The RNA shown here (Glycine riboswitch aptamer) has 79 nucleotides and comes from uncultured Nocardiopsis sp. Lineage of the source: Bacteria > Bacillati > Actinomycetota > Nocardiopsidaceae > Nocardiopsis. RNAcentral holds the sequence, with entries from MGnify. Of the family's consensus pairs, 85% are formed in the model.
[in-house]
């Protein structure tokens, strides 16, 4: 690094319209732990300038009852 497996959070059961239901459209409000953008603080490198990074930050995308799916990260096994 790859595969398998186990654990794995957050945020409106909001308003309205269509619909028998499921579900979908619109509005406002919100979430950050896939992805993406960015360095204000932070960390690291550096003589300086500066650079890099993220669990920081922005929420573009994505997501917001339960379930399902997804899920950074962690454990175990194998190569």
């Nucleotide at each position: 690094c790859a595969c398998g497996u186990g654990g794995g959070a957050g945020a409106g059961a909001c308003c309205u319209c269509c619909g028998a239901c499921a579900g979908g459209g619109g509005g406002c409000g919100c979430c950050g732990a896939c992805g993406g953008g960015g360095c204000a603080a932070u960390a690291c490198u550096c003589c300086c300038c500066a650079g890099u990074a993220a669990c920081c930050u922005c929420u573009c995308a994505g997501g917001c009852a339960c379930c399902a799916c997804g899920g950074a990260c962690c454990g175990c096994g194998u190569g």